[in-house]
Context: one part of a larger RNA
C1' cells in the first nucleotide's frame, strides 16, 4: 500500500413534519383621492438597531359596546408601573390628532428641502417666530376635475419572428406592444332587421347548424349566417308641424322674421299637427314608517379504572352523549381533557331587501282638405377599410377627396342589375337582466407540492448583492414534552475549546442541536504485499485468521488460466474520435381537443346517442328531464333527376359505381391533426424603453504650458537714388519656428501573459503657443448619433448598444432521453425531389385478421417441354483488325534510250494462295447455370386486408465485369458469403479469412478448422525420400548469376587403356608478310594461317620483355588402371536481398528434424454434436387446471408485439401493523430467470403497510446537463515595486512587524503642505482580537462603547445672468406628444464686508483675546433735486513699473551639573568672535595662484507672487445680466439657512482587493545649474504588512 471488519470526522441526502404556496368553489366587494390618495421620508418606547403600530395629542387620546384577571406588540432581560369584580391589557364601532414629500396645488427645486406675498399676533422699527389664505382648467355662481389601481371592456394606433419546407399576395394578427377613456361590469340594443309566398319580431350569451356555404399564389390556410334548442327578458325620450310667453330686428303699427323658454308630439295596419269628442287606471320615481339582514360576543351534551411507559389519547375491562363521530391541540393514536363543532341567543351606527302611506309622473275615439315626420344627408365617381367574401359578377356597412337627390302618389332593403312582390321607415338620443374579470374580504375544498419541491420569496425577500440606468436577483425551515439551555471542579492566555459532574426517556438531542446516506479524510484489528508489468475482474487455488461440538461457513489470497472500460456516433472504435473529476438531489413522448383513424372492452341494436340547459337532491357530486342536433338505415349522376338501381348512350347492347344489411354511444390503448407537443441549444427579426459619469463631436464658462535658442515684418540711424529702389548697423520680437521639463501621446526593445494591472512596468521615443492640453455645466440616441474616416467610438459590449417584451421565435442540425423478462426481427436498394446527411411512394420487419384445412399459389429435388446468343470457340461464314511467305495489278527507285520499248529491285503494296493469330459495340457455331411451364415427391410456406415501424451513409471477401496503371484498404455494377446486428475455436495479436450460429448448469463423451519437443491440450508415432541454406521461419520477392545437391532423358570418349594427376616432349622454314623506333607465336593489319620434321607440336591458349629471352597451354608419348565428359528436363537449396521504438519463426529453440515431400496410424481440439438436469416459447394430444406428455424452437442493433417489478397518491377491504418501537439508515440470512421481495441484528423515535381497483410531476451513468458537497494538482505556485534595516528597553500567554530610545536607509516640483470633486464617521479616546489585514499581532482605516464639526465677513442660498432646461400665450400633431416670444430656472463667470495670536484628545479666518470692516433699520444733524447716458464689460502675444520673497550675518559657542526624558532656564568651567566686498606684496607654465590693508549691516542674491486689469504689437477682432451710477456724520439695534470632523497623487475617491493604473487647482526652501532638468539635502514624511 491492498482487501475485509470495527469505530469516528466531514457532509447534509433520505424519512417524518409544516407555519408557506398552487388550483378552485360559494358568498361579499368592485374602488381610493384637493376633507390631500396610492406610495414613501423622518420621527415616535425607560433602555430601542430591525419589524409592527402610531404621528410633535406619535406601540397611542376621547366616547359607546363587548369582555374579564391578569397586563405594558414581535421580544422569553432588567428597571419602573397599571389592574384584580370592574374605567387594566384586550376585541368591535364611532370620533379626535395626523410632521414632511408625493396629483402636490403660494414660488422654486437635485422628492421628503429652500424662499415668499397678504392679513392677524409677538417687538418701538428692522430681522426672526406663530396662525390662516394664496396653483391651473371648466363654470355666472354653487361646485366639479386633476392622481393612483390586478384583470375584465370600448375606441385610436399597430409589428416581427413564424407558416407557406425558398418567397412577394397570403399567414402569424387586428395578436404583442404603445395611447385615450369608462364601469362594476363594459359594449350592443327597440328594425330604413331577417325571411321567402310560410313566417319571425330590440340587444347579449350558451348549444347546434359546421369545419358546412364560401373564400384562398383555389397554396398554406381562413371561415360565416339563417333556422332550431336554451339563459334572460323591458321598453322609452327628443327634433318638426301647431299654440303661447319674453327679448331683438324689419316695416305697412299689427303683421313678418329671429332667439330663448313653456305647452304639444314621437310613427309603418303609417303616425302626428289640425277639427270634433273625452278620461287621471296599470306602471315608474322620491320621501317617511315598520319588518328582516348585519360587529365584537354569549350559551352549548357525554369516562372512568387497571397495565406498559418519561408521558396514555395505546391495550384490557366496563360506561355515556350525539340536531355535536368537522377540525385543531394536549408528553404516543381522545366523540365524552382543552379550544371548539351541531343547535340556540345577542346587537349601535350603516347597508340591502320586503312592505305600508303620501306626493309627482303617466293613456283614448272619429274625420283626412292642408301642414310636419332628422340634407351637404342618402346615392354616385375615385382611393382605402370592415364583413365568410384577397376587386371579383360583389350586394351590405364605414369614409379621405369630389359630386349630390326625393318628401308619403316619397324613400330603403331582399348578394351585380331590372320588373313584380314582400319586409321596413335612415340621416337625433336613452335603456336593466342573461355575459366577461378578480388587486381585495370571509367561509370552504383538493386522487396538487412538501424546503434543489411548492410563489422569486414557509426564514425581516423583491431583501442581500450586481448594474450609471432601464433592469436583473439569490441562499437560508426542524434541540426538547418542558430550557429543565449544563450549578460546581479541572486543563488552557482565554468569555476559545475540551474533560468530569449535573438535567433529561434520550446529550452520538448541547443551541455548528431530529433522522444523519454517499463522495472525501482518519484510527484500531485480521489476512496480504519489497523480481513485480497490472481496463485490476473472473475461474481455479495452497497457507493463515475467525465462528461452530462437528458437518461446515466467513475473511484474506501465495501461485496458475483467460481477459484492450462505459456511452455516443459509425462501413468500422481499446482506440490516439465524442462526453463524463467523484458523490447526492433534480433532469426529457406530457396535457388539452364537438377533430380523424384502428384495435380491444362494455351498453343498446335497424337503430344508437343526447348538447346547452332545467328540476330534484345528501350540493364542484349524483339522478331524472331535455330529441335541438349528429351518425347509420340507398345509391348513381356535373346536375335536373331517377332509384335497388343509376350514369354514359340511339340502345333493352356493353361498361363504370352500387345492391344481396350492422351500426351507434361510451371507456381504454396505438397512430395522426391542431396546439411550444420528448428535453436543452442559436445567430437573428420586431416592439416599448434605458444610457454621452467611458468615449466621438459640438456649445457655454474657467484654468495650464520650467528654461534656453533663432531673430520675420515694422521702426530708427547711416550709406545710396532725381525720387524710389537698394545696402549696412541698431532696435524690434513674429512663427500651426527650434531644443527641452511639467502636461499630452504611445515609436522601439525587454518584462508581464492563472499579471501588481481584463492593456501595465522599465528603456527608448513623438508633440510641447497650438488644428494644444484640461476642469465644471450642458447638447446630439440605435438603421440613430458622432467620426481630420480606423467601420473608429457611443459605459471593459459595435458591419447596428443595452434592458424588458412578442417568446417556450424557428433549428430538414448536434447532444441527451431513466426498471426487468419473453417472442419475432430489418435496411443502408428502386423511382422522384432547389434533392443528395431531409422527404414521399415502393421494397425489406412486426402485430391482428382473412383465404385454404388441403396437400395448392411459396421452397427443394427428379423428370419432361421450351425461349435465349453469354462463357467458350471460330473467322476463304460476315464486319473490322492482322504475322510471315508466295504470286502479282498499281506505285516508288535504279538502269537504259533522243524518246519509247524494256530490264532490275533485300522499296511500298490491292486482289488471290499458303501460314499464324485478334474483337464489349464480329458470329458459320455455341454450352453450363439461371428463367418459364408441366408431372411426381418432400416440406410448411406464400398471398391478401388492416394497425405500428425502422431503413433509404454501408463495408470486406470469392467469382463475372466497367473506370484506373488487369495501381490502391480506390471507385461503379452484377452474383454469392460474412460483418453490420454474431459470441465460441483456429490464423501470435487481427469487424470481414478458415471452422462453427451462444436458452441455462456440469472437473461428461465425440469431432471441425487447426494442431500433437517446451511455453501449450495432444506423437520427440511409423515407412520412404529431400534440404545444409537455420532454407524452413519477413516477401510464396524478380530478372539475372552459379562445377550447391537429388532424380530423369539423350549423347560423346573408354582395358586396342578413357578422364584427372605425375614424368617427358612441345621442333623447323621463320624474327611469315605488312606496319613500326622496335613488333621475333603473343600492340595492330593481312592471309593459299602455308609448308617441313614428327609419337606430337597453332605462322600459336595465356603470363612475360623496350624488343628478344623466359614460363605455360593446345597437341603427343610414358606411368596409372575403370570409368570419364557434355546437353536438356526436373525436386530442394545459394546469391541477387537497403528503413526508420528493439533483435526475433509468437518465443525457447529444432538439422536421418521439432524443416520439406509422399503415404499411414493414433490423439488433442469449439458455446458444433451428444449425455444428464432445468427454464421458457410454439404446435399437437390429454386434462377440472397455466397440470401432464410428445415434437420442434429460444444470437441479435434499428424496430414491432407480449408479460411483469418498483415509486407517489386515491377508494374499499384486511373491523391490518406500531413507544413491548413505524418510516428512514446500516449489516446479515433466505426466496424469485429478473426488475425485486421476505425475515432478522444494530441505529432511529412516530408513523406505516398488504390485497383489489384507480390516477400519475412514475425508475438516470452520460445532455462541455442544473444545484450543493468533497477531492485532485499540493502542503505545490504565490504573499502585489530590490527605499533596508540593526540594537536596547517596555507591554504581553506569545514580539522580525506594537510603543519608546539610539543608529542606518528612502522621498524631498514629493513619497511634503493646503484645497475642489467623490467618499460618508474612516476623525479622537477607552476596551477587544473570533472574522477582516495575503504571515504573527499586544497593532489597525477591523469589532464594541463613548465623544467630536460652533461663522454678519470663508463657500453656497435669501442677488444676477451663459450654454442648456422648463414654459402661460401661440403654432403643429391619430393619441401620447413636438416646438415656443414673455417669464422662471441654471455657475464653470459677475456681485458688500477679517486679520493676527491663543486654545481642544478631537473644531476653528467659526470658540477666546486684540484690533477692524460691511449691510439694513431706528433716532438726531447736515447735504443733495441730478434719472439716463455711462459703467459693469472682457482676445492673444510681447514687455515695463510697483513690489514681495529667499538666503546669510549680528544679538556668541561648547561641556558638565540640577532635572524621569527632552526643551527652556539657572550655575560652573572652557573656547571663539564677523558673512561679504575688496584685492597689495610674493610666486607664476602669464591662464592664474595668493590672500594683506581697507570698507563692512544703511548688506547681498534672485525676482515671472497676487493685485493694479498698464503699455506695445497682431488678426482670427475676442459673454450676458444684476449691481453701481443714486448722500455724509454720530449713537443704538439687528445680521437668517446649509456646509465646516477626516481622507483627498490616496489603504478612506474611480478601478471586484489595504490593487505598481487614473484623479482638477494652490504653495513648493538650500547647494549645483539656464532651469520646476539632474544629483545631494532642509522642513516634513516614510522603510512600501511576511
Nucleotide at each position: 500500500g491492498g482487501c475485509g471488519c470495527a469505530u469516528g470526522g466531514u457532509g447534509g441526502a433520505u424519512g417524518c413534519c409544516u407555519u408557506g404556496g398552487g388550483u378552485c368553489u360559494g358568498a361579499g366587494a368592485g374602488g381610493c383621492g384637493a376633507a390631500g390618495a396610492a406610495g414613501g421620508a423622518c420621527g415616535u418606547g425607560g433602555u430601542a438597531a430591525g419589524c409592527u403600530g402610531c404621528g410633535a395629542a406619535a406601540a397611542g387620546c376621547c366616547g359607546g359596546g363587548g369582555g374579564g384577571a391578569g397586563c405594558u406588540g414581535c421580544a422569553c432581560a432588567c428597571a419602573a408601573g397599571c389592574g384584580a369584580u370592574a374605567u387594566a391589557u384586550c376585541c368591535c364601532c364611532g370620533g379626535g390628532u395626523c410632521u414632511c414629500c408625493g396629483a402636490a396645488u403660494g414660488g422654486g427645486a437635485c422628492a421628503a428641502c429652500c424662499c415668499a406675498u397678504c392679513a392677524c399676533g409677538u417687538u418701538g422699527a428692522a430681522g426672526g417666530c406663530g396662525u390662516g389664505a394664496u396653483a391651473c382648467u371648466c363654470g355666472a355662481a354653487a361646485g366639479a376635475g386633476a392622481g393612483c389601481c390586478a384583470a375584465c371592456c370600448u375606441c385610436c394606433u399597430g409589428a416581427a419572428c413564424u407558416g407557406a419546407a425558398a418567397c412577394a399576395u397570403c399567414u402569424a394578427a387586428g395578436u404583442a406592444g404603445g395611447g385615450a377613456g369608462a364601469g362594476g361590469a363594459a359594449a350592443a340594443g327597440a328594425a330604413a332587421a331577417c325571411a321567402a309566398a310560410a313566417g319571425u319580431g330590440a340587444u347579449u350569451c350558451c348549444c347546434u347548424g359546421a369545419g358546412u356555404a364560401g373564400u384562398g399564389g383555389c397554396g398554406a390556410g381562413c371561415g360565416a349566417a339563417a333556422a332550431g334548442g336554451g339563459a334572460g327578458g323591458a321598453g322609452c325620450c327628443c327634433a318638426a308641424a301647431c299654440c303661447g310667453u319674453a327679448g331683438g330686428a324689419g316695416c305697412g303699427u299689427g303683421c313678418u322674421u329671429u332667439u330663448a323658454c313653456g305647452g304639444g308630439g314621437u310613427u309603418g295596419u303609417a303616425g302626428g299637427a289640425c277639427u270634433a269628442c273625452g278620461a287621471g287606471u296599470a306602471g315608474u320615481u322620491a320621501a317617511u314608517g315598520c319588518u328582516u339582514u348585519u360587529a365584537a360576543g354569549c350559551u352549548g351534551a357525554a369516562u372512568u379504572a387497571u397495565c406498559u411507559g418519561g408521558a396514555a389519547a395505546g391495550a384490557u375491562a366496563a360506561a355515556c352523549c350525539g340536531u355535536a363521530g368537522g377540525a385543531g391541540g394536549u408528553g404516543a393514536a381522545a366523540g365524552u381533557c382543552c379550544u371548539g363543532u351541531a343547535g340556540g341567543c345577542g346587537u349601535a351606527a350603516a347597508u340591502a331587501a320586503g312592505u305600508a302611506u303620501u306626493a309627482a309622473u303617466g293613456a283614448g275615439u272619429a274625420g283626412u282638405a292642408u301642414c310636419c315626420u332628422g340634407a351637404g344627408u342618402a346615392g354616385u365617381g375615385c382611393g382605402g377599410g370592415a364583413c365568410c367574401g384577397g376587386a371579383g359578377g360583389a350586394a351590405u356597412c364605414c369614409u379621405g377627396c369630389a359630386u349630390g337627390a326625393a318628401u308619403u302618389u316619397g324613400c330603403c332593403a331582399g348578394c351585380a342589375c331590372c320588373a313584380u312582390c314582400u319586409g321596413g321607415u335612415a340621416a337625433g338620443g336613452c335603456u336593466a337582466a342573461a355575459u366577461a374579470c378578480u388587486c381585495c374580504u370571509c367561509a370552504g375544498a383538493c386522487a396538487c407540492c412538501g424546503a434543489u419541491a411548492g410563489u422569486g420569496a414557509a426564514c425581516c425577500a423583491g431583501u442581500a448583492c450586481c448594474g450609471u440606468a432601464a433592469g436583473g436577483g439569490a441562499a437560508a425551515g426542524g434541540u426538547g414534552a418542558a430550557a429543565a439551555g449544563u450549578a460546581c471542579c479541572c486543563c488552557g492566555a482565554a468569555c476559545a475549546g475540551g474533560g468530569g459532574a449535573g438535567u433529561g426517556a434520550a446529550a452520538u438531542a448541547g443551541u455548528a442541536c431530529c433522522u444523519g446516506a454517499a463522495a472525501c479524510c482518519g484510527u484500531g484489528c485480521g489476512c496480504u504485499u519489497a523480481c513485480a508489468a497490472g481496463c485490476g475482474g473472473u475461474c481455479g487455488g495452497a497457507g493463515c485468521u475467525c465462528a461452530g461440538c462437528g458437518a461446515u461457513g466467513a475473511g484474506u489470497g501465495a501461485c496458475g488460466g483467460c481477459g484492450u472500460g462505459c456511452c455516443u456516433u459509425u462501413u468500422g472504435c481499446a482506440u490516439a474520435a465524442u462526453g463524463a473529476g467523484c458523490c447526492u438531489a433534480c433532469g426529457a413522448g406530457u396535457u388539452g381537443u364537438u377533430c380523424c383513424u384502428a384495435a380491444c372492452u362494455g351498453g343498446c341494436g335497424a337503430g344508437g346517442u343526447u348538447a346547452a340547459g332545467u328540476u330534484u337532491u345528501a350540493g364542484a357530486g349524483a339522478a331524472a328531464c331535455g330529441g335541438a342536433g349528429c351518425c347509420g338505415u340507398a345509391g348513381c349522376g356535373a346536375a335536373a333527376g331517377c332509384g335497388a338501381g343509376u350514369u354514359c348512350u340511339a340502345a333493352u347492347a356493353g361498361a363504370g359505381c352500387g345492391a344481396a344489411u350492422a351500426g351507434u354511444c361510451a371507456g381504454u390503448u396505438g397512430g395522426g391533426g391542431c396546439a411550444g407537443a420528448c428535453g436543452c441549444g442559436a445567430a437573428a427579426c420586431u416592439u416599448u424603453g434605458u444610457g454621452a459619469u467611458c468615449u466621438a463631436u459640438c456649445c457655454a464658462u474657467g484654468a495650464g504650458c520650467a528654461g534656453g535658442u533663432u531673430g520675420a515684418a515694422g521702426u530708427u540711424c547711416c550709406g545710396g537714388u532725381a525720387a524710389c529702389a537698394c545696402g549696412g548697423a541698431a532696435u524690434g520680437g513674429a512663427g500651426g519656428a527650434c531644443c527641452g521639463a511639467a502636461c499630452c501621446c504611445g515609436u522601439u526593445a525587454g518584462c508581464g501573459u492563472u499579471g501588481a494591472a481584463a492593456a501595465g512596468c522599465u528603456u527608448u521615443g513623438g508633440g510641447a503657443u497650438g488644428a494644444c492640453u484640461u476642469g465644471u455645466g450642458g447638447a446630439u440616441a440605435g438603421g440613430g448619433g458622432u467620426g481630420a474616416a480606423a467601420g473608429g467610438c457611443c459605459a471593459a459590449u459595435c458591419a447596428a448598444a443595452c434592458u424588458g417584451a412578442g417568446a417556450g421565435a424557428u433549428a430538414g442540425c448536434u447532444c441527451g432521453u431513466u426498471c426487468u423478462c419473453c417472442c419475432c426481427g430489418a435496411a443502408a436498394u428502386g423511382u422522384u425531389u432547389u434533392u443528395a446527411g431531409g422527404a414521399a411512394c415502393a421494397g425489406c420487419c412486426u402485430c391482428a385478421g382473412a383465404u385454404a384445412u388441403a396437400g395448392a399459389a411459396g421452397u427443394u429435388u427428379a423428370c419432361u417441354a421450351g425461349a435465349g446468343g453469354u462463357a467458350g470457340a471460330g473467322c476463304u461464314a460476315c464486319u473490322g483488325a492482322u504475322u510471315g511467305g508466295g504470286c502479282u495489278a498499281g506505285g516508288g527507285g535504279g538502269u537504259u534510250u533522243c524518246a519509247u520499248c524494256g530490264c532490275c529491285u533485300a522499296c511500298c503494296a490491292a486482289a488471290c494462295c499458303c501460314u499464324g493469330a485478334c474483337a464489349a459495340a464480329c458470329u458459320c457455331c455455341g454450352a453450363a447455370u439461371g428463367c418459364u411451364a408441366g408431372u411426381a415427391a418432400a416440406u410448411a410456406u406464400c398471398u391478401c386486408u388492416g394497425g405500428g415501424a425502422g431503413u433509404g451513409a454501408g463495408g470486406c471477401u470469392g467469382c463475372g465485369g466497367g473506370c484506373g496503371c488487369u495501381a490502391a484498404g480506390g471507385u461503379c455494377c452484377g452474383u454469392g458469403g460474412c460483418c453490420g446486428a454474431g459470441a465460441g475455436g483456429g490464423a501470435a495479436a487481427u469487424a470481414a479469412c478458415c471452422c462453427a450460429g451462444a436458452u441455462u448448469a456440469g472437473c461428461g463423451a465425440c469431432u471441425a478448422a487447426g494442431g500433437c519437443c517446451c511455453c501449450c491440450a495432444a506423437u520427440a508415432c511409423g515407412u520412404a525420400g529431400u534440404u545444409a541454406a537455420g532454407u524452413u521461419g519477413a516477401a510464396c520477392a524478380a530478372a539475372c548469376g552459379a562445377g550447391g545437391u537429388g532424380a530423369g532423358a539423350c549423347u560423346u570418349c573408354c582395358c586396342u587403356g578413357a578422364c584427372a594427376g605425375c614424368c617427358a616432349g612441345g621442333a623447323u622454314g621463320u624474327u611469315u608478310g605488312c606496319u613500326u623506333g622496335g613488333a621475333a607465336g603473343c600492340a595492330g593489319c593481312c592471309a593459299u594461317u602455308c609448308a617441313u620434321u614428327u609419337a606430337a607440336a597453332g605462322a600459336g591458349u595465356g603470363c612475360g620483355u623496350a624488343a628478344c629471352a623466359g614460363c605455360u597451354c593446345a597437341c603427343u608419348g610414358g606411368u596409372c588402371g575403370a570409368g570419364a565428359g557434355g546437353u536438356c528436363u526436373u525436386g530442394c537449396a545459394c546469391g541477387g536481398a537497403a528503413a526508420a521504438u528493439a533483435a526475433u519463426c509468437g518465443g525457447g529453440c529444432a538439422u536421418c528434424a521439432a524443416a520439406c515431400u509422399a503415404c499411414g496410424a493414433g490423439c488433442c481440439g469449439a458455446a458444433g454434436u451428444u449425455c444428464u438436469a432445468a427454464a421458457c416459447c410454439u404446435u399437437g394430444c390429454u386434462u377440472u387446471a397455466u397440470g401432464g406428455u410428445a415434437a420442434g424452437g429460444u444470437g441479435g442493433u434499428a424496430g414491432g408485439g407480449g408479460a411483469g417489478c418498483a415509486u407517489u397518491g386515491a377508494a374499499a377491504a384486511c373491523u391490518g401493523c406500531g413507544u413491548u418501537g413505524a418510516a428512514g439508515g446500516u449489516g446479515a440470512u433466505g426466496g424469485g430467470c429478473g426488475a425485486c421481495c421476505a425475515u432478522u441484528g444494530c441505529u432511529g423515535g412516530a408513523g406505516c403497510g398488504u390485497u383489489u381497483u384507480c390516477a400519475a410531476a412514475a425508475g438516470a451513468a452520460a445532455a462541455u446537463g442544473u444545484a450543493g458537497g468533497c477531492a485532485u494538482a499540493a502542503g505545490u505556485a504565490a504573499c502585489g515595486a530590490u527605499a533596508a534595516a540593526a540594537g536596547g528597553a517596555g507591554u504581553g500567554a506569545a514580539a522580525a512587524a506594537c510603543u519608546c530610545c539610539u543608529u542606518c536607509g528612502c522621498c524631498g516640483a514629493a513619497a511634503g503642505u493646503c484645497u475642489a470633486a467623490g467618499g460618508u464617521u474612516u476623525c479622537c479616546u477607552g476596551a477587544u482580537c473570533a472574522a477582516c489585514g495575503u504571515u504573527a499581532a499586544u497593532c489597525g482605516g477591523a469589532u464594541c462603547a463613548g465623544g467630536g464639526u460652533u461663522a454678519g465677513u470663508c463657500u453656497g442660498g435669501a442677488c444676477c445672468u451663459u450654454a442648456g432646461g422648463a414654459g402661460c400665450a401661440c403654432c403643429c400633431g391619430a393619441a401620447a406628444g413636438g416646438g415656443g416670444a414673455a417669464u422662471c430656472u441654471g455657475a464653470u463667470g459677475g456681485g458688500a464686508a477679517g486679520c493676527g495670536g491663543g486654545u481642544u484628545a478631537a473644531u476653528a479666518u467659526u470658540c477666546c483675546c486684540g484690533c477692524a470692516c460691511c449691510u439694513g433699520c431706528u433716532a438726531u444733524a447736515c447735504a443733495a433735486u441730478g434719472a439716463a447716458a455711462g459703467u459693469g464689460a472682457c482676445g492673444c502675444a510681447g514687455u515695463g513699473a510697483c513690489g514681495u520673497g529667499g538666503u546669510g550675518g549680528u544679538u556668541g559657542c561648547g561641556a558638565a551639573c540640577a532635572g524621569a526624558c527632552g526643551g527652556a532656564u539657572g550655575u560652573u568651567c572652557g573656547c571663539c568672535u564677523g558673512a561679504g566686498a575688496g584685492g597689495a606684496a610674493g610666486c607664476u607654465u602669464c591662464g592664474g595662484u595668493g590672500g594683506a590693508a581697507u570698507c563692512g549691516a544703511a548688506a547681498c542674491c534672485a525676482u515671472a507672487a497676487a493685485a493694479u486689469u498698464g503699455c506695445u504689437g497682431c488678426c482670427a477682432a475676442g459673454a450676458a445680466a444684476a449691481g453701481c451710477g443714486a448722500g455724509u456724520a454720530u449713537a443704538g439695534c439687528a445680521g437668517c439657512c446649509a456646509g465646516u470632523a477626516c481622507c483627498g497623487u490616496a489603504a478612506a475617491c474611480c478601478g471586484a482587493c489595504a490593487c505598481a493604473g487614473g484623479u482638477a487647482g494652490a504653495c513648493g526652501g538650500g547647494a549645483u545649474g539656464a532651469g520646476u532638468a539632474u544629483u545631494c539635502u532642509a522642513a516634513g514624511g516614510c522603510g512600501c504588512u511576511c

Background: A computed fold for a 1586-nucleotide part of an RNA from Hydrotalea sandarakina, annotated as large-subunit ribosomal RNA, half A. Its mean pLDDT, the model's own confidence on a scale to 100, is 82. NCBI's taxonomy places the organism under Bacteria, Bacteroidota, Chitinophagia, Chitinophagaceae, Hydrotalea. Its Rfam family is "Bacterial large subunit ribosomal RNA". The sequence was found in a public genome assembly.